[in-house]
Context: one part of a larger RNA
RNA sequence: CGUUCGAAUCUUGAUGGGAUUCAACUUUAGUACGAGAGGAUUUAGUUGGACGAAGCUCUGGUGUACCAGUUGUCGCGCUAGCGGCACGGCUGGAUAGCUAACUUCGGAACGGAUAAACGCUGAAAGCAUCUAAGCGUGAAGCCCGCCCAGAGAUUAGGAUUCGUAGACAAUUGUCGAGAUCCCCCUGGAAGACGACCAGGUUGAUAGGUUGGACGUGUAAGUGCAGUAAUGCAUUAAGCAAACCAAUACUAACGGGAGAAGG
Repeated sequence: CGUUCGAAUCUUGAUGGGAUUCAACUUUAGUACGAGAGGAUUUAGUUGGACGAAGCUCUGGUGUACCAGUUGUCGCGCUAGCGGCACGGCUGGAUAGCUAACUUCGGAACGGAUAAACGCUGAAAGCAUCUAAGCGUGAAGCCCGCCCAGAGAUUAGGAUUCGUAGACAAUUGUCGAGAUCCCCCUGGAAGACGACCAGGUUGAUAGGUUGGACGUGUAAGUGCAGUAAUGCAUUAAGCAAACCAAUACUAACGGGAGAAGG
């Protein structure tokens, strides 16, 4: 831009893509078969590999804005307590998120037309013949079925709902309403950027604050015991990121587009 008024929401499915995998074990059965050795077709069930999808409850990894311990040195006048630097100094843990080695699920069944093959009826050719007319069975393969995209499918589809008020001037025009949308702003388990999603005071969108969860592991100060190192008590303390809630304290201010005058 088109889809012949403008929008919002929900869809149909032409078409395209993906997947459609492999093995072992149990049973049938030590059966059929075979002198024996050996050893099935088939049926039913189970498990696993690889692959794929989704996810983070579990098991772990990471987690340089979390907690603790600790070495050297420097600084805060000193002690104490902290901070800087040394690979995050080193060490032990670890929330969210991300993640696999972790967890869950998938391949199917049913159906249609067939290949090789096997048949029925059946002439040419009084017989025979699956074939010439006609009718069947039949595969991990084909078409469906399953998943994804999908009306620029220009044959541009369908459904539902909402909307195109007016005033002044009177050919043009000015003001203004208007479904819906955009810019802008607050953000996001959305994201290269656009896009998408949640919000914008009729508000919990982000930050802050408060409470909780999770984490670390019992802070500082004081008291007591000990010559002291240190230990004990106060104290399941103190601190605490991304998590869950509550709460307008802070920031979401503003600006624009817009449809038949049918």

Background: RNAcentral holds the full RNA, with entries from ENA. Predicted 3D model of a 262-nucleotide part of an RNA (large-subunit ribosomal RNA, domain VI) from a Planctomycetota bacterium. Model confidence (mean pLDDT): 86 of 100. The source organism's lineage runs through Bacteria, Pseudomonadati and Planctomycetota. It matches the Rfam family "Bacterial large subunit ribosomal RNA".